[in-house]
């Protein structure tokens, strides 16, 4: 300097004119006028997770059902989010062995809905001998002179997405973990680590396949609805109709029992059980105001702890609150990008007095300037996004 | 603003891991029948299963994310 990957920041600047919505001051003939100040986002989006807040009953404990989550540790109000690590997959670099295919190890990047298949059940189409208590199509070997037949084997072929540990040596009639060495797997053990896990030696020859985004098992979490929640005021109407639940029993009272209240059940506790109340549907009326409403897990900066996510402390700041819904338009200029004209410099090619073309710079004309608009509020995820900038890593080229 | 449901030939639908590059009905096309039309008979075409990823040997079907469409929710008595 160029290219790629990942992470982060920004996402038009300035000025003039005309507007829009709240707030504060002044003024008013109560209609308004005038001045000042404020006014969208990184996703405001999808509504996919987690909370605050409000109501439903202010509930507590346990079991069941249903739903969700799932390596380990940390962060957090919480999470299915974030950070760090472990293990597996992929790519690359380097090292060792080897003729080579390739095998083992180190490091970096990236990626994984990553508990359990030795709790149990189920599924594995077609092909194939056989798809998981095993089995034998071709084949190999033995007996029989041969055919036929009987028996042994699972190395090789073939099928398939997947074939019952791999390589080598020995062994054998042929073979086979049949035996051995190394690698892999399983089991318990020792050591290291908070842990996932790793290392080491020992034991087992090892029919222990795959699927849990199939049922399920284990562990953890979860009551439901949502600001059109909810509270207050006002206006209007036929203060209506149908169906269903409760409106209960004993006792002089206290009380005991029963019913009902947010999936079911059990135990405890709480509220209600007096003239109607609650739920669903039909019909009727209104389309008003106030509140909830924006100071908050808030933002900026400095210092400190931590690898990091993030946490702690000091100082400073107030930053939309509308409600069918404001935050805009236009002009000038500058910036960025794209296309073109012209001039200059450097290079390349050719048919070398010249032409074509590439890069950079000056000047000039035209066009474009993304995705997208708060609606109770936060933390995440996902999706959309013209362009610009910064950092880390890897690789190429050039110079030192 | 909030909540819920759906997406398969032109239309309505079946399907619930392999028997499905997807079956049926109506419609469409061709032929037969008829003097002709209708009806009837025979045959045929017509689907990237809304789109993109993932799980699996294998996905219309299971999981995730988008896209499109539809419906409901105000207050009073």
């Nucleotide at each position: 300097u160029c290219a790629g990957a990942c992470a982060g920041u920004c996402g038009g600047g300035c000025g003039g004119c005309c507007g829009c919505u709240g707030c504060g001051g002044c003024u008013u003939u109560c209609g308004g006028g005038u001045c000042g100040g404020a006014g969208a986002g990184g996703a405001a989006a999808g509504u996919c997770c987690g909370g605050g807040c409000u109501c439903c009953a202010u509930g507590a404990a346990g079991a069941c059902a249903c739903g969700g989550c799932g390596c380990c540790g940390g962060g957090u109000a919480a999470c299915g989010c974030c950070c760090g690590g472990c293990c597996g997959g992929c790519u690359c670099u380097c090292c060792c062995g080897g003729c080579a295919u390739u095998g083992g190890g180190u490091g970096a990047g990236u990626u994984g809905a990553g508990g359990g298949a030795u709790a149990g059940c189920g599924c594995c189409a077609c092909a194939g001998a056989a798809a998981a208590c095993a089995a034998a199509c071709c084949g190999c070997c033995u007996c029989c002179u041969u055919u036929c037949g009987a028996g042994g084997c699972a190395a090789g072929g073939g099928u398939g997405a997947a074939a019952a540990g791999g390589u080598g040596c020995g062994g054998u009639a042929a073979g086979a973990g049949c035996g051995c060495a190394c690698c892999g797997c399983c089991g318990g053990g020792u050591c290291g680590g908070c842990g996932a896990c790793g290392a080491c030696a020992c034991g087992g020859g090892c029919a222990u396949g795959g699927c849990a985004a199939g049922c399920c098992c284990c562990g953890c979490c979860g009551g439901g609805a949502g600001c059109a929640a909810g509270a207050c005021c006002g206006a209007a109407u036929a203060g209506g109709g149908a169906c269903g639940g409760c409106g209960c029993g004993c006792u002089u009272u206290u009380g005991c029992g029963g019913a009902u209240g947010g999936g079911u059940c059990u135990u405890c506790g709480c509220g209600u059980c007096u003239a109607g109340u609650c739920g669903u549907c039909c019909g009727g009326g209104u389309u008003g105001g106030u509140u909830g409403c924006u100071u908050g897990a808030g933002c900026g900066u400095u210092g400190g702890g931590g690898c990091a996510a993030u946490c702690c402390a000091g100082c400073g700041c107030c930053u939309a609150g509308a409600g069918g819904a404001a935050u805009g338009g236009u002009c000038g200029u500058c910036g960025u990008c794209c296309c073109g004209g012209u001039c200059g410099u450097a290079g390349a090619u050719c048919g070398c007095a010249g032409a074509u073309u590439u890069a950079c710079g000056g000047u000039u004309g035209g066009g474009a300037u993304a995705c997208a608009g708060a609606a109770c509020c936060c933390g995440g995820c996902u999706u959309a996004c013209a362009g610009a900038c910064u950092g880390u890593c890897u690789g190429g080229c050039a110079a030192u | 603003g909030c909540c819920c449901c759906c997406g398969u030939c032109g239309u309505c639908u079946a399907g619930a891991g392999g028997c499905c590059c997807a079956g049926g009905a109506c419609g469409c096309c061709a032929c037969c029948c008829u003097u002709u039309c209708a009806a009837g008979g025979u045959g045929g075409a017509a689907a990237u299963c809304g789109c993109g990823g993932g799980u699996u040997c294998g996905a219309a079907u299971c999981c995730c994310g988008c896209c499109g469409g539809g419906g409901g929710c105000a207050c009073c008595a």
This is a predicted complex of two RNAs, RNase P RNA and transfer RNA, with 477 nucleotides together.
The coordinates come from a structure-prediction model, not an experiment, and the mean pLDDT is 77.
It holds a member of the Rfam family "Bacterial RNase P class A". Its family is annotated with tRNA processing, dimeric ribonuclease P complex and ribonuclease P activity in the Gene Ontology.